[in-house]
RNA sequence: GCCUGGGACCUGUGCAAUCACCGGGACGACGAACCGCGUCAGGGCCGGAAGGCAGCAGCGCUCAGACGUCUCUGCGAUGUGUGCAGUCAUCCCAGGUCGC
Numbered sequence: 001g002c003c004u005g006g007g008a009c010c011u012g013u014g015c016a017a018u019c020a021c022c023g024g025g026a027c028g029a030c031g032a033a034c035c036g037c038g039u040c041a042g043g044g045c046c047g048g049a050a051g052g053c054a055g056c057a058g059c060g061c062u063c064a065g066a067c068g069u070c071u072c073u074g075c076g077a078u079g080u081g082u083g084c085a086g087u088c089a090u091c092c093c094a095g096g097u098c099g100c
Stems, first nucleotide, its partner, number of pairs: 001097008010086007017078003021074001023072006030065001036061004044053003
């Protein structure tokens, strides 16, 4: 110097990890001046009376809604991990061979 094998590097790709986004679900808390429900002080109405009726505020529950946490699907990305494949060239290791 050449050949072979392996590794690194590079590229592609599968999976995972992380992050972001869309959608679905679960849980939590908030949540209706009136146009939800329940209860309805006060007051009002009906009644001879007993009592009844409607019902504001308040209180409770909850719808829509937006918030938080978790989770599922899809999708995108990467100074992450891993598997597979490829490669002009570069580097490292091992073996063989040729020449000096």
This is a predicted structure of a 100-nucleotide RNA (Bacterial small signal recognition particle RNA) from an Acidobacteriota bacterium. Model confidence (mean pLDDT): 76 of 100. Lineage of the source: Bacteria > Pseudomonadati > Acidobacteriota.